[in-house]
RNA sequence: GGCCGGGUGAUCUAGUGAUGAGGACGUUAGCCGCGUAAGCUGAAGACGCGGGUUCGAUUCCCGCCUCGGCCA
Numbered sequence: 001g002g003c004c005g006g007g008u009g010a011u012c013u014a015g016u017g018a019u020g021a022g023g024a025c026g027u028u029a030g031c032c033g034c035g036u037a038a039g040c041u042g043a044a045g046a047c048g049c050g051g052g053u054u055c056g057a058u059u060c061c062c063g064c065c066u067c068g069g070c071c072a
Base pairs, nucleotide, nucleotide: 001071002070003069004068005067006066007065011024012023013022027043028042029041030040031039048064049063050062051061052060
């Protein structure tokens, strides 16, 4: 340098154009309780960046950044 794949809460991950962006773990408040554990009920927290297409984009297209792989 070329090609392919990925980037979603702190972490792991689901989501093939319209549903309140879901789940696990973690954090946190309350309840319960000998208990800071377990359990139950809540809460906060995410679509890498910039454009384009579309009535509508996490999703499709382009560029960039970044991670992994292959080739040179």